[in-house]
Molecule: c-di-AMP riboswitch aptamer (ydaO/yuaA leader)
Organism: Geodermatophilus sp. Leaf369
C1' cells in the first nucleotide's frame, strides 16, 4: 500500500419487542407499545342422506390446480386391478395477503413461514391475564430497493 475476515460504536430493516428506575447481575418493578379471556344486546343455534375431518389462538403467511404415497368408505370386477370422494403427507407451480421510509403512484427485488393451547373459548363494558424476543444489512458514503409527485406533519 492493496485484498480479505473480525471487534466496538454507530446508522438502518423486519417485528408489538422500545424507553426509565432497581439489582444478589439470574432478573425485579413501571411507563410505551401488542396479545389472550371475559355480559347485557347482536350474532350462532335452519332442512334430509352418506363418507371423512374435534375445536382454537398469534402472525401477512390463505386459498387453489396438477403429479405421487399412506390410510378410510363406496362403486365396478373371476382373478388381476380400475375409478369416485375424503384425512394425512411429500414435490412443484400460482395465489389472497404481506416487506423493501411517514403518504401517492409506476418500475424492480423479496416472503406468503413457524409456533402455541389442550377438548374448550362467537362479538364483549367492568374485570382478569400474558409478552415484550429473535432474525438481518450497513460502515462515513448523505444514505435508507430506483424514479416520480404531494406534504412541510
Nucleotide at each position: 500500500g492493496g485484498u480479505c475476515g473480525g471487534a466496538c460504536g454507530c446508522c438502518g430493516c423486519u417485528g408489538a419487542g422500545u424507553c426509565g428506575c432497581c439489582u444478589u447481575c439470574g432478573g425485579g418493578c413501571g411507563a410505551g407499545c401488542c396479545g389472550g379471556g371475559g355480559a347485557c344486546c347482536c350474532a350462532c343455534c335452519g332442512a334430509u342422506c352418506c363418507a371423512c375431518u374435534g375445536g382454537g389462538g398469534u402472525g401477512a403467511a390463505u386459498c387453489c390446480c396438477g403429479c405421487g404415497c399412506u390410510c378410510c368408505g363406496g362403486a365396478c370386477c373371476u382373478c388381476c386391478g380400475u375409478c369416485c370422494g375424503g384425512u394425512g403427507u411429500g414435490c412443484a407451480g400460482g395465489u389472497a395477503g404481506g416487506g423493501c421510509u411517514g403518504c401517492u403512484u409506476c418500475c424492480g427485488c423479496c416472503c406468503g413461514a413457524a409456533c402455541c393451547c389442550g377438548u374448550c373459548a362467537g362479538c364483549u363494558g367492568a374485570c382478569c391475564u400474558g409478552g415484550u424476543a429473535g432474525g438481518c444489512g450497513g460502515c462515513a458514503c448523505g444514505u435508507c430497493g430506483g424514479a416520480a409527485g404531494a406534504c412541510a406533519c